[in-house]
Context: one part of a larger RNA
RNA sequence: GGCGUAUGGUGGAUGCCUAGGCUCUCAGAGGCGAAGAAGGACGUGAUAAGCUGCGAAAAGUUACGGUGAGAAGCACAUAUUUUAUGACCCGUAAAUAUCCGAAUGGGGCAACCCGGUAUGCUGAAGGCAUAUCACACCGUAAGGUGAGCAAACCCGGUGAACUGAAACAUCUAAGUAACCGGAGGAGAAGAAAACAAGAGUGAUUCCGUUAGUAGUGGCGAGCGAAAGCGGAACAGCCCAAACCUAAAUUGUUACGGCAAAUUAGGGGUUGUAGGGCCACAAUAUUCAAUGCUAAGCGAACUGGAAUCCUUUGGAAAGAGGAACUACAGAGGGUGAUAGUCCCGUACAGGUAAGCAACGUUAUUGAUAGUGGUACCCUGAGUAGUGCGGGACACGAGUAAUCCUGUAUGAAUCCGGCGGGCCCAUCCGCUAAGGCUAAAUACUCCUGAGAGACCGAUAGUGAACCAGUACCGUGAGGGAAAGGUGAAAAGAACCCUAAAUAAGGGAGUGAAACAGACCCUGAAACCAUACGCUU
Numbered sequence: 001g002g003c004g005u006a007u008g009g010u011g012g013a014u015g016c017c018u019a020g021g022c023u024c025u026c027a028g029a030g031g032c033g034a035a036g037a038a039g040g041a042c043g044u045g046a047u048a049a050g051c052u053g054c055g056a057a058a059a060g061u062u063a064c065g066g067u068g069a070g071a072a073g074c075a076c077a078u079a080u081u082u083u084a085u086g087a088c089c090c091g092u093a094a095a096u097a098u099c100c101g102a103a104u105g106g107g108g109c110a111a112c113c114c115g116g117u118a119u120g121c122u123g124a125a126g127g128c129a130u131a132u133c134a135c136a137c138c139g140u141a142a143g144g145u146g147a148g149c150a151a152a153c154c155c156g157g158u159g160a161a162c163u164g165a166a167a168c169a170u171c172u173a174a175g176u177a178a179c180c181g182g183a184g185g186a187g188a189a190g191a192a193a194a195c196a197a198g199a200g201u202g203a204u205u206c207c208g209u210u211a212g213u214a215g216u217g218g219c220g221a222g223c224g225a226a227a228g229c230g231g232a233a234c235a236g237c238c239c240a241a242a243c244c245u246a247a248a249u250u251g252u253u254a255c256g257g258c259a260a261a262u263u264a265g266g267g268g269u270u271g272u273a274g275g276g277c278c279a280c281a282a283u284a285u286u287c288a289a290u291g292c293u294a295a296g297c298g299a300a301c302u303g304g305a306a307u308c309c310u311u312u313g314g315a316a317a318g319a320g321g322a323a324c325u326a327c328a329g330a331g332g333g334u335g336a337u338a339g340u341c342c343c344g345u346a347c348a349g350g351u352a353a354g355c356a357a358c359g360u361u362a363u364u365g366a367u368a369g370u371g372g373u374a375c376c377c378u379g380a381g382u383a384g385u386g387c388g389g390g391a392c393a394c395g396a397g398u399a400a401u402c403c404u405g406u407a408u409g410a411a412u413c414c415g416g417c418g419g420g421c422c423c424a425u426c427c428g429c430u431a432a433g434g435c436u437a438a439a440u441a442c443u444c445c446u447g448a449g450a451g452a453c454c455g456a457u458a459g460u461g462a463a464c465c466a467g468u469a470c471c472g473u474g475a476g477g478g479a480a481a482g483g484u485g486a487a488a489a490g491a492a493c494c495c496u497a498a499a500u501a502a503g504g505g506a507g508u509g510a511a512a513c514a515g516a517c518c519c520u521g522a523a524a525c526c527a528u529a530c531g532c533u534u
Stems, first nucleotide, its partner, number of pairs: 001533009015519001016483002020454002022451007029443002031149002039100003042055003046078002050074002061094006070082003105114003115133007135146004153184001154182005164171001168218001194201002205232005215223002236435003239379001243266005249260004271413001273378004277372004286366005291360002296355002301349003307322005323340002325329001331343003384408008394420001415430005470477002490518001493505004
């Protein structure tokens, strides 16, 4: 030096655990904000650094309800208080709520500085107190509205590149990411100028299928429908116009009026065309909103069955024996594994704020027919067209359809548009105004529940005072770190020692090789003793 055995040190793997996560289901909620939000700063306790709570009324104030013996948060100490005249705690409704922040009297390097006006102290102020004073839009005014924040979902505007095409330019990625604007609990879309095809359907949305089909495509890479069928959910309506009436105005007048445009009301809303107008008939029916009524729902919370003995053990819920209960044998806790010990569970009860079916008729509002056809109306810089783009699965193509920058520019029901170039026949529909629930998407958040999800290098970055410490000028990046014991019973006292270090006794405990660097305690690595061996 090597190997082996034994005993230790170091180290923190493994096992067990879970206080935290992850993914869903059902139900709720889907907003907060000038009545000052979200988020912060600074304060606030007997002693008080941090977290939590709260706001100069400051771990709190008031009222009502619940509960019923302790209480003064995490937090374990001392002191002092409080409480059956009902505290603490829980629920509901209120009060207070500094300063910054949209921040809004003006300014500003956020949490600071400095004002105007009115009133008061007050006669006075380089003073104090209270109130008020931003901007934009609407409104004569009084006054009202807006702004800012918030996870995803939705609509619109602007709009890449990497990449793929095995290079690359059309193309793709992709109308994606990103940025901007806007709305709601959903949003968008939506009641045919639609599809279809000789038969028919009858607003929109979503799902399945049609179908990786028809197509499109340097016919490359790729992109990629629709009708139809089966489901979910179903709901339809209102204006503009013709015509009538009223008002004030203007024009004109023979002063009787007439006409025009404006405003308001009635009327009216469609394709087997409809409406106005004329003639006839009729006052029905149905529905909505707001009231009234009030079953029920609804907070804290209340009741809620049934077990004992022996034994092992530190401890019984284990084992043995004998019982009981179950609309409750979900779950958790208790010194090991408990239906009957505790909290609960099934079931039953409870009411404030608030919500409110059904009913009611009180008020208000909406809602209908038949025939005729001479005349009137039925959305114009619109439809269409040329040029240039974009959207449609569709890249200019035979390219319809939709949108529009530019230039043009109709018809008026004997009208107009579409049916994928175009034409004819035929069929469908009625543009150029608007609204519309449900089925659909999402989850920052609340409650209940679940998991062939994780179990501390996992699961959120974060089980622990984590978006912390720390790094960076900054945008931004971003950790590590859980476990004594059933109970602190957390080791009085003594000794060694310089010692408030460390250790040895003593004591506690089932255990201290559970002693706070604390469950278990692997390996690497280190040491000591012994054996063998070079």
The prediction has a mean pLDDT of 84. Large-subunit ribosomal RNA, domain I from a marine eukaryotic metagenome, 534 nucleotides, folded computationally. It matches the Rfam family "Bacterial large subunit ribosomal RNA". The RNAcentral record of the full RNA draws on MGnify.